About this RNA: This is a predicted structure of a 105-nucleotide RNA (SAM riboswitch aptamer (S box leader)) from Leptotrichia sp. RNAcentral holds the sequence, with entries from Rfam and Ribocentre. RNAcentral records the identical sequence in 2 taxa. Model confidence (mean pLDDT): 82 of 100.
[in-house]
RNA sequence: AACUUAUCCAGAGAGAUACGAGGGACGGGCCCGUUAUUAGUAUCCGGCAACCUGUAUGAAAAUAUAAGGUGCCAAUUCCCGGCAUAAAAAAUGCGAAGAUAAGAA
Repeated sequence: AACUUAUCCAGAGAGAUACGAGGGACGGGCCCGUUAUUAGUAUCCGGCAACCUGUAUGAAAAUAUAAGGUGCCAAUUCCCGGCAUAAAAAAUGCGAAGAUAAGAA
């Protein structure tokens, strides 16, 4: 890299240092940012959540709690991408793709 299952309309930074002209996965749109920086990246600190995990209760399902392993902290996964409904548009639903967790190999 590829496979299986689950989730993705909630939540959380005007922090410090270094780098920095690009960044938001890809294409289209739209947005954030661009001569010195509240874009973004790395480390630290802070925070959110509760997938795995610990503890308590329980026959189990599950509930409560903690925060050890991950993850996350602009915009619904920023929106759309394929299909269905529809004359078309809008809209809705299901997917694809992507991300994360756990597993399997």
Its Rfam family is "SAM riboswitch aptamer (S box leader)". Rfam describes the family as follows. The SAM riboswitch is found upstream of a number of genes which code for proteins involved in methionine or cysteine biosynthesis in Gram-positive bacteria. The organism belongs to Leptotrichia, within Bacteria.